Context: one part of a larger RNA
RNA sequence: UGACGGGGGCCUGCACAAGCGGUGGAGCAUGUGGUUUAAUUCGAUGCAACGCGAAAAACCUUACCGGGGUUUGACAUGGGAGCCCUCUUCGGAGGGUCAAUUCUAUGAAAGUAGAAUGAAUCCACACAGGUGCUGCAUGGCUGUCGUCAGCUCGUGUCGUGAGAUGUUGGGUUAAGUCCCGCAACGAGCGCAACCCUCGUCUUUAGUUGCCAUCAGGUCAAGCUGGGCACUCUAGAGAGACUGCCGGUCACAAACCGGAGGAAGGUGGGGAUGACGUCAAGUCCUCAUGGCCCUUAUAUCCCGGGCUACACACGUGCUACAAUGGUUCGUACAAAGGGAUGCAAUACUGCGAAGUAGAGCCAAUCCUUAAAGCGGGCCUCAGUUCGGAUUGCAGUCUGCAACUCGACUGCAUGAAGUUGGAAUCGCUAGUAAUCGCGGAUCAGCAUGCCGCGGUGAAUAUGUUCCCAGGCCUUGUACA
Numbered sequence: 001u002g003a004c005g006g007g008g009g010c011c012u013g014c015a016c017a018a019g020c021g022g023u024g025g026a027g028c029a030u031g032u033g034g035u036u037u038a039a040u041u042c043g044a045u046g047c048a049a050c051g052c053g054a055a056a057a058a059c060c061u062u063a064c065c066g067g068g069g070u071u072u073g074a075c076a077u078g079g080g081a082g083c084c085c086u087c088u089u090c091g092g093a094g095g096g097u098c099a100a101u102u103c104u105a106u107g108a109a110a111g112u113a114g115a116a117u118g119a120a121u122c123c124a125c126a127c128a129g130g131u132g133c134u135g136c137a138u139g140g141c142u143g144u145c146g147u148c149a150g151c152u153c154g155u156g157u158c159g160u161g162a163g164a165u166g167u168u169g170g171g172u173u174a175a176g177u178c179c180c181g182c183a184a185c186g187a188g189c190g191c192a193a194c195c196c197u198c199g200u201c202u203u204u205a206g207u208u209g210c211c212a213u214c215a216g217g218u219c220a221a222g223c224u225g226g227g228c229a230c231u232c233u234a235g236a237g238a239g240a241c242u243g244c245c246g247g248u249c250a251c252a253a254a255c256c257g258g259a260g261g262a263a264g265g266u267g268g269g270g271a272u273g274a275c276g277u278c279a280a281g282u283c284c285u286c287a288u289g290g291c292c293c294u295u296a297u298a299u300c301c302c303g304g305g306c307u308a309c310a311c312a313c314g315u316g317c318u319a320c321a322a323u324g325g326u327u328c329g330u331a332c333a334a335a336g337g338g339a340u341g342c343a344a345u346a347c348u349g350c351g352a353a354g355u356a357g358a359g360c361c362a363a364u365c366c367u368u369a370a371a372g373c374g375g376g377c378c379u380c381a382g383u384u385c386g387g388a389u390u391g392c393a394g395u396c397u398g399c400a401a402c403u404c405g406a407c408u409g410c411a412u413g414a415a416g417u418u419g420g421a422a423u424c425g426c427u428a429g430u431a432a433u434c435g436c437g438g439a440u441c442a443g444c445a446u447g448c449c450g451c452g453g454u455g456a457a458u459a460u461g462u463u464c465c466c467a468g469g470c471c472u473u474g475u476a477c478a
Base pairs, nucleotide, nucleotide: 001478002477003475004474005473007472008471009470010469011468012467013466015462016461019426020425021424022423023422026318027317028316029315030314031313032312033311034309035308042053043052064304065303066302067301068300069299070298073127077126078125080122081121082097083096084095085094086093087092100117101116102115103114104113105112106111129293130292132291133290134289138287139286140282141281142280143278145276150189151188152187153186154185155184156165157164158163169180170179171178195270196269197268198267200238201237202236203235204234205233206232209228210227211226214225215224216223241264244258245257246256247255248254320419324378325377326376327375328374329373330372336367337366338365341360342359345356346355347354348353385416390411391410392409393408394407395406396405432454433453434452435451436450437449438448
């Protein structure tokens, strides 16, 4: 100087407390351990692995296993011989070419053997290739402490020195934020601001958007003329700065209350992650040193596996019901996507869907919002709750749904009556609850990433648990 302490002081955080909803019990989905297996490819392992890499394992993917093939190779560059063209002083020089098409046999396919057209065939070698090992050789990228308020430097001063000071102290702040003081004076990386978005207003613009006024028109409808007021769209501005008033404080910084205001003291949200820590993660994104394989650890194909199942754990979905289930009617979004695409509408089918197909390269066309509200039934039951499991019959995608897809109809109708010890999330348009969209994608979503609808309770407080910051103290630790 650090680190540590079941030392002290001060402070902060959904850390506790106050509340609301869960997990842990059930069934299923998914990941992991274990076990099994020819193989169940590999990696990730306290927080910070376990719906993680994987934003899609039927084939492919695929790295694994079995079997069948290939060996200059699935992919790249180059060299030699051959062949063709041009020039030629006949010594050679330059350029081009390692195609393409068809057929036969064999085979599960890959491939192998052969034939025809054609100038276009052949050789071996340098090399290719490796999702092989080492993340403890590395780059790059990432997680974490933590969006915590810290981490340092120059000059000066102090100390023999390691170092100290500044950065400590008194206040204050979300903040090493600011003020005051001080052997320090300044500065840098962080904080904040500058960026995006939401909330108010003004202005510009007015189609594909909108409809107040005027006219026409309809069962109805911005449907038509017309208009750009309003909504909206998307560009430019304004607006919030403790600016104003009162109080407290040290006349400071600041704090408390108020006015005005759409918004008030960081207005809400996002992006943004200092010096460093964990030899943290990744050689299987990529790049790369070294090592290893080179008729195989390379490469092609078919089939299987990654989907196994006594069991254990994590993360979720659906429930156990009446604040509910079911049935009929009826209302209101936002944000996205769409040409090998989105598909209205009509007909067929109980349905998944099929057939025909308007419109739309989209503010134009397509994409029912659901919970909600108004009626009816159910009346506390393992039920009109719950839907697992299983049987049969089907639809769709796709060469192909047996292993191993999603969905539909009929039948079946399991566990489950609110969950032990323990444990998680959340402070406001949040939790809870309800649906919608997108990426991936032929097909497949309870996962992920977004969007809006409805919309709470509680916080007296910091004794305690956990994590962190500053000062101080002890230490046989570095």
Model confidence (mean pLDDT): 80 of 100. This is a predicted structure of a 478-nucleotide part of an RNA (small-subunit ribosomal RNA, 3' major domain) from a metagenome. Its Rfam family is "Bacterial small subunit ribosomal RNA". Rfam links the family to the GO terms ribosome and structural constituent of ribosome.